[in-house]
RNA sequence: AGAGUUUGAUCAUGGCUCAGAACGAACGCUGGCGGCGUGGAUUAGGCAUGCAAGUCGAACGAGAAAAUCCGCUUCGGCGGAUGAGUAAAGUGGCGAACGGGUGAGUAACGCGUGGGUAAUCUGCCUCCGAGACUGGGAUAACUCGCUGAAAGGCGGGCUAAUACCGGAUGCGGUCAUCUGCUUUAUGGUGGAUGAUCAAAGGUGACCUCUGCUUGCACGUUGCCGCUCGGAGAUGAGCCCGCGUCCCAUUAGCUUGUUGGUGAGGUAAAGGCUCACCAAGGCGACGAUGGGUAGCCGGUCUGAGAGGAUGGUCGGCCACACUGGGAUUGAGAUACGGCCCAGACUCCUACGGGAGGCAGCAGUCGAGAGGCAUCCGCAAUGCCCGAAAGGGUGACGGUGCGACGCCGCGUGGGUGACGAAGGCCUUCGGGUUGUAAAGCCCUGUCGAGGCGGGAAGAACCCCCCAUCGGUGAACAGCCUUUGGGGCUGACGGUACCGCCACAGGAAGCUCCGGCCAACUCCGUGCCAGCAGCCGCGGUAACACGGGGGGAGCAAGCGUUGUUCGGAAUCACUGGGCGUAAAGGGCGCGUAGGCGGUUUGGCAAGUCCGGCGUGAAACCCCCAGGCUCAACCUGGGGCAUGCGUUGGAAACUGCCUUGCUUGAGUCCAGGAGAGGAGGGUGGAAUUCCCGGUGUAGCGGUGAAAUGCGUAGAUAUCGGGAAGAACACCAGUGGCGAAGGCGGCCCUCUGGCCUGUGACUGACGCUGAAGCGCGAAAGCCAGGGGAGCGAACAGGAUUAGAUACCCUGGUAGUCCUGGCCGUAAACGAUGGGCACUAGGUGUGGGAGGAGUUGACCCCUUCCGUGCCGCAGUUAACGCAUUAAGUGCCCCGCCUGGGGAGUACGGUCGCAAGGCUGAAACUCAAAGGAAUUGACGGGGGCCCGCACAAGCGGUGGAGCAUGUGGUUUAAUUCGAUGCAACGCGAAGAACCUUACCGGGGCUGGACAUUCCGGUGACACCCUGCGAAAGUAGGGCUCUCAGCAAUGAGCACCGGGACAGGUGGUGCAUGGCUGUCGUCAGCUCGUGUCGUGAGAUGUUGGGUUAAGUUCCGCAACGAGCGCAACCCUUACCCUUAGUUGCCAGCCUGUUAUGAGGGGAACUCUAAGGGGACUGCCCCCGCAAGGGGGAGGAAGGUGGGGACGACGUCAAGUCAGUAUGCUCCUUACGCCCCGGGCUACACACGUGCUACAAUGGCCGGUACAAAGGGUCGCAAGACCGCGAGGUGGAGCCAAUCCCAAAAAACCGGUCUCAGUUCGGAUUGCAGUCUGCAACUCGACUGCAUGAAGGUGGAAUCGCUAGUAAUCGCGGAUCAGCACGCCGCGGUGAAUACGUUCCCGGGCCUUGUACACACCGCCCGUCAAGCGAUGGAAGCCGGAGGUACCCGAAGUCGUUACUCUAACCCGCCUUUUGGUGGGAGGAGGGCGCCUAAGGUAAAGCCGGUGACUGGCGCUAAGUCGUAACAAGGUAACC
Repeated sequence: AGAGUUUGAUCAUGGCUCAGAACGAACGCUGGCGGCGUGGAUUAGGCAUGCAAGUCGAACGAGAAAAUCCGCUUCGGCGGAUGAGUAAAGUGGCGAACGGGUGAGUAACGCGUGGGUAAUCUGCCUCCGAGACUGGGAUAACUCGCUGAAAGGCGGGCUAAUACCGGAUGCGGUCAUCUGCUUUAUGGUGGAUGAUCAAAGGUGACCUCUGCUUGCACGUUGCCGCUCGGAGAUGAGCCCGCGUCCCAUUAGCUUGUUGGUGAGGUAAAGGCUCACCAAGGCGACGAUGGGUAGCCGGUCUGAGAGGAUGGUCGGCCACACUGGGAUUGAGAUACGGCCCAGACUCCUACGGGAGGCAGCAGUCGAGAGGCAUCCGCAAUGCCCGAAAGGGUGACGGUGCGACGCCGCGUGGGUGACGAAGGCCUUCGGGUUGUAAAGCCCUGUCGAGGCGGGAAGAACCCCCCAUCGGUGAACAGCCUUUGGGGCUGACGGUACCGCCACAGGAAGCUCCGGCCAACUCCGUGCCAGCAGCCGCGGUAACACGGGGGGAGCAAGCGUUGUUCGGAAUCACUGGGCGUAAAGGGCGCGUAGGCGGUUUGGCAAGUCCGGCGUGAAACCCCCAGGCUCAACCUGGGGCAUGCGUUGGAAACUGCCUUGCUUGAGUCCAGGAGAGGAGGGUGGAAUUCCCGGUGUAGCGGUGAAAUGCGUAGAUAUCGGGAAGAACACCAGUGGCGAAGGCGGCCCUCUGGCCUGUGACUGACGCUGAAGCGCGAAAGCCAGGGGAGCGAACAGGAUUAGAUACCCUGGUAGUCCUGGCCGUAAACGAUGGGCACUAGGUGUGGGAGGAGUUGACCCCUUCCGUGCCGCAGUUAACGCAUUAAGUGCCCCGCCUGGGGAGUACGGUCGCAAGGCUGAAACUCAAAGGAAUUGACGGGGGCCCGCACAAGCGGUGGAGCAUGUGGUUUAAUUCGAUGCAACGCGAAGAACCUUACCGGGGCUGGACAUUCCGGUGACACCCUGCGAAAGUAGGGCUCUCAGCAAUGAGCACCGGGACAGGUGGUGCAUGGCUGUCGUCAGCUCGUGUCGUGAGAUGUUGGGUUAAGUUCCGCAACGAGCGCAACCCUUACCCUUAGUUGCCAGCCUGUUAUGAGGGGAACUCUAAGGGGACUGCCCCCGCAAGGGGGAGGAAGGUGGGGACGACGUCAAGUCAGUAUGCUCCUUACGCCCCGGGCUACACACGUGCUACAAUGGCCGGUACAAAGGGUCGCAAGACCGCGAGGUGGAGCCAAUCCCAAAAAACCGGUCUCAGUUCGGAUUGCAGUCUGCAACUCGACUGCAUGAAGGUGGAAUCGCUAGUAAUCGCGGAUCAGCACGCCGCGGUGAAUACGUUCCCGGGCCUUGUACACACCGCCCGUCAAGCGAUGGAAGCCGGAGGUACCCGAAGUCGUUACUCUAACCCGCCUUUUGGUGGGAGGAGGGCGCCUAAGGUAAAGCCGGUGACUGGCGCUAAGUCGUAACAAGGUAACC
């Protein structure tokens, strides 16, 4: 730091996904040790049990028991002492408001931060001042009695205090009045007067004074306490500025509400509370309401800014079963206190009671999920105490859990050209792998044995000594220093030493790309994987297993969550012409922003100082545990807030000016700008009349329709409504929508020119208001034409469409709604700046002597082109999409959806605002290359056309489909399968079927053992294969043994397979296509795919070639080189030839001879647009000459990059797979030859350009010894007999046929045609039944030129005629060749088919046989509506109203104090004050009633939506998508 994923590829946009880090985690597999941390996140659900807050006898009174000892005893027991002034309990004091837990509630001054308190309190602690005098009455414990199941309660009696009360005093406090100083305001601090307000003792020591006099008491003194004040410290209360989540589909909220006056209340300001008065207060800078949430230091992440988070630790807050309430107190509205109400649990004698783990453990529950009912107060801290000490589930420790972080180990060395085993293999080997074994070592950790053994501990306290203080004191007490002593839960732990042992200790995930790591087998769109892209349909690096490898490691993976990557909410740091995104347009409020100048202020801003920003955390530096984690110290950081001093450039505010922004006046100007009124002509339709007659109209063609009742056409007249031809123009005007005949009235805006004036008056603009095409709505008019709906006619498979004939709303007017649009320049407004060129509209100026044009300058508008720049590209480019500033609007993946719900507007239609669930891995933009188009241009081809002959009809042949069959073997399937593989299926072939057989095999190689054969012959059986028996029986070397070879038998490796896969392959082939194309190097252009070159203008059969050109060259193709054919020459002359010469024959090149010719076959020549004319720049074209041949002379071979997963595993080869007494092999027979049918390819015909008969000519190319076979003879013939000749330019096949000559037939199912069938034959062959060919005789079928449709051919071609060959025993209408005879036509490129080039559109790229839309049907999913049903939270009104505070009270009770009376006194009695209770009142929790709204769940039925390999119907869109598409 990026990567994968939209495409054929590309760039950009954009989402999804991954790699990282983290966690209070959980789950899976696995698990050696230690250290340090950490561990109920869910049900603030319920809780058994134990413990978690007590302490003080130096505040006070009282005061046991067990047990032991002693004494007594009537043996029942009693008394005393110790236990012990102990336990337990009580009065009283302090604490219990801390510590500990939890996060429910709370969106709040709750928290954070900074301030204020002149509006406050503060126990214990520290310092200072003053004081503590004198009295009194009770009460608990206890005891007695009553009562209750219990909890407990009531009454009588006794008693103490640091408990309670009165009086005194008042340094002083408080209050009132007067008054001084001071301050920031009500404050602070003095003075005077008056009123008012305190107290408690305990304990140690001592004896100077007094008393008794042992020593004590008063007393003195120390310490602890007490009271009143002041100050401090600490803690707390209250108030304020700023900050603190989401929803506006929550927009208005509020009556104690906001303020005032007065009062009450509080420690304290305050509407905190109350009475009265006023009518305020809050809110778009988000009030109110709803949802969610404890807040922070911090933590995680991040480069940072941010984002997320708030567990452990620390600060604050809130809560303690739920709700309400007060009491006590310095402090609580009190977790382990009280009262009341409620829910729940428990006890009960049914009358009543008890309880609150969100303390530590523990339990149940729900849950994926979190520990011991442990040890100790030794340390730290807290409470009490004078202290000793006590208490402390705070805390310190241990335990459990890999939950996290950190550290260590599971051994080290050596050890093979490399064991075994596994795996792979091209069978050679490779790999696991120095890995193991073996050998030599070490001993961490753990387990074992033995031994040593901490730090944490220092206080308090005690002892000794000692400095100082108090004091009368050498007492006591306090204090300093030194020494000693006492105290450890963890724990005999950490740690250390010794002994022995490699012994006890490795897993998990991954290996297609991202992403590091590859092979084999299994599986066969199955099973499965998957974070995204995607794997799996028979060779899967992606599934499962094995081997191997990669990564991490006591862990590894998975899941969840957060941040990151994501610049994917963009402050740092994004966008809006076409990707998502500019509001339809204007006016304008708030707000934001704002020209120039002077002076001032100092809010923003900047600099310095001060305060604060707790600690922990983080960073740095040190230090301590062996290191680290962890811990400790110091420094930094803490970006913030406050305060203070300063600066004054910029912003702001106040102020003084200015004129350039803006505006006003004046003079001109253009215009479909708006509104109203009037008016004109053309056209259409209708009406009337005339002329006129049979049609008109309409279409692709028609029909519906109109017309003899007179249409259309035409003429005249009239009526009506709507729209304004030409002018008219990328002309004008307007903010947009929009505006078009002419005239008038009213009216808005704009432009230019000149001077004057105002003096920043400006820009933008959330809300708001207005305008706003068409359609639509309401009311009233109007209605010619057009024309949704509708009707009819056509079209069509259908046609609710396109086309036609009609036609209603509507279109028009007036008034009122609607408020939308592809309201588009898909481009918000304003200002400024940044090359130009060229049109055009409106003005002004200059020059031109004047005037018009032209020309120049300038302003405003409107177009085109274009530089820089910009853009993903396309493009934009002074009319910006460039460069900047200001303001507004809007976007954040596609679908769901502009939908639902809510709100709001509307008469309605509907508009505005506007989600979610669910679902997809994309959707989308621009450009590129192709392909395609019922797009365009140019150009080819027997492509059409022009011709000739066919096919399609018949019969037959042949192939195929289908059907049949035991089998009809297999393959080929549009062109490009179908007389194809088959260039030869009776057996064989043969792969198929039936049957009979064989098993190392019919065939190859090799090893081992055995035999000496195998073959051949004979016999039996058999259909044969074969089998059984018999006969015969090896070769070489060597004397032999034996060896080598050969063959057979048996055994082991193996053979064999026309079994599968042509979609695993090689090779070969078809096809586009003999089409003219396909590419590369370098350069250039483009971000890139890619383009250029190869396009363009000519030309060509051709990317053939020329010219031009950012291209220049090159390769594969084209052409040429090769073969053949046409002409000539040379050479050669047998088997071919024969002109001349000779010989011979009836005749023949037969013989001699010849080498001329033909021919043969080898080499050359020849043709190149070379020459001439014309056209052309050239290439080249047209014409001509010459020539056997002329513009590629004809034909062939030759087939670019590639396409069709085209064809072939059955030609052969070959990977993999399958069969192995069979899917192999042999044999016989059958089948491949079947036959209702359908198709392809052919043959023969239908006849007279013919048939038949007779006669007569002329080829080429081939073949021949397992062969071709002559003459001759036989047969009607096929053929037979026979065999000359020929291994072939020699001989043979061999006759060529059409043709030509002559004859016959005469248009007829025929003298056409020959199928079919019968009989008789021939030939081949082991064998012609299934199933050969041919011959003769007989038979004589269909067929009279073939529907729709379709094929071939452009010259020696088509057509027609025969000949040969391969295969082959035989079998040819097929195939491959050969020659003979030998045409017609091509105007032309509109159309069909195929192709090439350029261009255009595209939503196609598996590429139009493409893509793709909607309904319906099916399954699944989420969701809206819905009569209702259920639940929740809050509010409103009313009823009832506990506890409790406060108020009130005529009732009841009442020790202290006061007064009166009685009394000798303690006292009695009456009254008062005060207190308590009861009653009443206000407030009020819970509860109840009622109505309305809100939120959620559910709901028959219902609406659409999404998803789902191969359902139905159509064809809407993408090419002009076949009616351009879309809003």